Archaeal signal recognition particle RNA from Archaeoglobus sp. JdFR-32, 313 nucleotides, folded computationally. It matches the Rfam family "Archaeal signal recognition particle RNA". A reference for the family is Wild et al. (2002), "Towards the structure of the mammalian signal recognition particle", Curr Opin Struct Biol. The family is grouped with related families in Rfam's "SRP clan". Rfam links the family to the GO terms signal recognition particle, plasma membrane targeting and SRP-dependent cotranslational protein targeting to membrane, signal sequence recognition. The source organism's lineage runs through Archaea, Methanobacteriota, Archaeoglobales, Archaeoglobaceae and Archaeoglobus.
RNA sequence: UGGUGGGCUAGGCUGGGGGGUUCGGCGUCCCCUGUAACCCGAAACCGUCGAUAUGCGGGAGCCGAAGCCGAGGGAAGGUUCGUGGAGCGAAGGGGUUCGCUCUCUUCACCUUCGUAGAGUCCCCGUCCCGGCGGGCUGACGGUUACUGUUCGGCUGUCCGGAGGGACUGUCGGCAGUAUUUGCCGGGGGAACCAGCUCAGGCCCGGAAGGGAGCAGGCUUACCCCGGACGGACGGCGCUGUCGGGGUUGCGGGGAGGAGAAGGUGUCCUGAGCGAUCCUUCGCAAAGCGAAUCGACCCGAGGCGUGCCCACCU
Numbered sequence: 001u002g003g004u005g006g007g008c009u010a011g012g013c014u015g016g017g018g019g020g021u022u023c024g025g026c027g028u029c030c031c032c033u034g035u036a037a038c039c040c041g042a043a044a045c046c047g048u049c050g051a052u053a054u055g056c057g058g059g060a061g062c063c064g065a066a067g068c069c070g071a072g073g074g075a076a077g078g079u080u081c082g083u084g085g086a087g088c089g090a091a092g093g094g095g096u097u098c099g100c101u102c103u104c105u106u107c108a109c110c111u112u113c114g115u116a117g118a119g120u121c122c123c124c125g126u127c128c129c130g131g132c133g134g135g136c137u138g139a140c141g142g143u144u145a146c147u148g149u150u151c152g153g154c155u156g157u158c159c160g161g162a163g164g165g166a167c168u169g170u171c172g173g174c175a176g177u178a179u180u181u182g183c184c185g186g187g188g189g190a191a192c193c194a195g196c197u198c199a200g201g202c203c204c205g206g207a208a209g210g211g212a213g214c215a216g217g218c219u220u221a222c223c224c225c226g227g228a229c230g231g232a233c234g235g236c237g238c239u240g241u242c243g244g245g246g247u248u249g250c251g252g253g254g255a256g257g258a259g260a261a262g263g264u265g266u267c268c269u270g271a272g273c274g275a276u277c278c279u280u281c282g283c284a285a286a287g288c289g290a291a292u293c294g295a296c297c298c299g300a301g302g303c304g305u306g307c308c309c310a311c312c313u
Base pairs, nucleotide, nucleotide: 002312003311004310005309006308007307008306011063012062013061014060015033016032017031018030019029023050024049025048026047027046038059039058040057041056067303068302069301072298073297074296077293078292079291080290081289082288083287087283088282089281090280091279092278093277097275098274099273100272101271102270107265108264109263110262111261112260113259120255121254122253123252124251125250126249127245128244129243130242131241132240133239134238135236136235137234138233140230141229144178145177146176147175148174149173151172152171153170154169156167157166158165159164183227184226185225186224187223188222194219195218196217197216202211203210204209
């Protein structure tokens, strides 16, 4: 110096392009194409960058001095413009034929109803509004006056040695009578501040007797339930009668006495829609041409080919 093997480092590869979007680049989207060949996360009111833009944030594998860039040529495919015109749509017109639907007319057939009464006509009910009643039901309501007093509270006068007695006024209660729809039955019910009666105990008194009065009992106010009654209260799947309205449906009655309704097919008349034909306008596929981008392939040329160890020469 060259070579073989091993190790290392710089580095390289794990795709690229077109469309769309954007002021513009890249990504997420769509399409084309290539390799032996990466993974995860978010991203169109978006993510990340600014012509040094050819993603952002994380991770992994392979090769390794291996390679990278690359004028030019070929070339899948895309984009733009032009041409092209299959086809689609709109408007107008034409008339022959065809198809469908509806209408009208004729005829035929079928079904149903009909002398146990069809079409037609008249009346009534069922429905609505108003007036006067009834029925059912709900809510609401609890009178007033007079008289009496064995009753009580309060006021006043007089009498008695105390307890107390007599009378008067007023209010309330109670009773009776009358009246009212304002009554009846049941239950509860005032700790005291409602009434009557008040065991025991208390007070006055020589006694007789009298008084206040708790618990208890009776009653009342008041509350609850039920019934009856009442009317300038309300409601109704109810009902009578009168007047008015409505009557397409359903039901009933009367007149009258033979048809009525529906369906299918055929013929005729008319209308509409569609197909077909012509004209105009608009959109527009395939194909063709030009320009442009261009995966992928070939590739002049350029850059790089480093460090350490062992062995051979």